[in-house]
Context: one part of a larger RNA
């Protein structure tokens, strides 16, 4: 010097990325609790106060000595009760530093964010705001279902039958969930255009009987090569269809201070972002501006709105309850720290 445990003057988080670790708290009965709430909740909210041993008195309550009085004469049925016991209340006293005397055994409240919740996960560095739910919706499938596994045979689906089974997305509840079908995609359509295999075989070619003096021409067969036409689905077309995959605008001007601009004008576009919320887990400039809280506040809550670059089932916006989430504050309490000592026990370290 290190680990593990204890104690500490005063002061009480100055510590530090941050109350990490550590102290505070605790049982039991009384009493007593707020916003908020989905009326269950929130609560053990919060703060209190009692607790031993000694004696009297006593309520309820076991058990039932014994006795009574009734009887259907039963091992029946009602009352009263010694004595021993139990949960409990009262009132007096008594004692210590301390009465839940040791061990076990919540610290607590306030605000916000995010997920509704119990729950599940990275076995071995991440337990969450991620997954997953109940709900919700949108597609598919009529049963030899659709899907899925398999060459098939079969098999799950399901000994189910649209209230059921498959996929996809949201993701408790409440209050909504806008406008665009121009691209991609899905679903329907057939009029036209394109358009394989195949059918079709025109026109050309080889070969070779024959003809011709030759050049050359050439029937039939066999062979090459081959154009018109005909000819599905798909694409092109025409429609639907955003809780499909997405997308949801620019420039100038105008009001009697000045600022703004309800108003107008003017290019684009499919169509120009509604509601609601906004310096947000989302804002770069930004420690925006104000207000609150501190003496002092890049975080923290409340607004503003000028949204680099929110937005409505890739949900929007709110919520009780819950949460080993995350953020900021308070109050107890502490050795986190000012500021370090001491003490116990094992290392380390010398020796042997």
């Nucleotide at each position: 010097c290190c680990c593990u445990g204890g104690u500490u003057a005063a002061g009480g988080a100055a510590c530090u990325a941050g109350g990490c670790a550590a102290a505070c708290u605790a049982a039991c009965a009384c009493c007593g609790u707020a916003a908020c709430u989905u009326c269950g909740g929130g609560a053990g909210a919060a703060g209190g106060u009692g607790u031993g041993c000694c004696g009297c008195u006593u309520u309820c309550u076991g058990u039932g000595c014994g006795g009574a009085g009734c009887u259907u004469c039963g091992c029946g049925c009602u009352c009263c009760a010694a004595g021993c016991g139990g949960c409990g209340a009262g009132c007096g006293g008594u004692u210590g530093c301390a009465g839940a005397g040791a061990a076990a055994u919540a610290g607590g409240g306030g605000u916000u964010g995010u997920g509704a919740c119990u729950g599940u996960u990275u076995a071995c560095u991440a337990a969450a705001a991620a997954c997953a739910c109940a709900g919700g919706a949108c597609u598919c499938u009529g049963c030899a279902a659709a899907g899925u596994c398999g060459u098939a045979a079969g098999a799950c689906g399901a000994u189910g039958u649209a209230u059921a089974g498959g996929g996809u997305c949201u993701g408790a509840u409440g209050c909504c969930u806008g406008c665009c079908c121009g691209g991609u995609g899905c679903u329907g359509g057939a009029a036209g255009g394109u358009u394989a295999a195949g059918g079709g075989g025109a026109c050309g070619g080889g070969u070779c009987a024959g003809c011709g003096c030759a050049a050359g021409c050439g029937a039939a067969g066999c062979c090459c090569a081959a154009a018109a036409c005909c000819g599905a689905a798909g694409c092109c077309c025409c429609a639907g269809u955003a809780a499909a995959c997405g997308g949801c605008g620019g420039c100038c001007g105008u009001a009697a201070c000045u600022a703004u601009a309800a108003c107008g004008g003017u290019c684009c576009u499919a169509a120009g972002g509604u509601a609601g919320c906004g310096a947000a887990a989302u804002u770069c400039c930004u420690u925006g501006u104000c207000g609150g809280g501190u003496a002092a506040g890049u975080u923290c809550c409340g607004a503003c709105c000028u949204g680099c670059a929110c937005g409505a089932a890739u949900g929007g916006c709110a919520u009780a309850a819950c949460a080993a989430c995350a953020u900021c504050c308070c109050c107890g309490c502490u050795g986190u720290c000012u500021c370090a000592a001491c003490c116990a026990g094992g290392g380390a370290c010398u020796c042997a």
Notes: The part of an RNA shown here (large-subunit ribosomal RNA, domain IV) has 352 nucleotides and comes from a Deltaproteobacteria bacterium. It matches the Rfam family "Bacterial large subunit ribosomal RNA". It was read from a public genome assembly.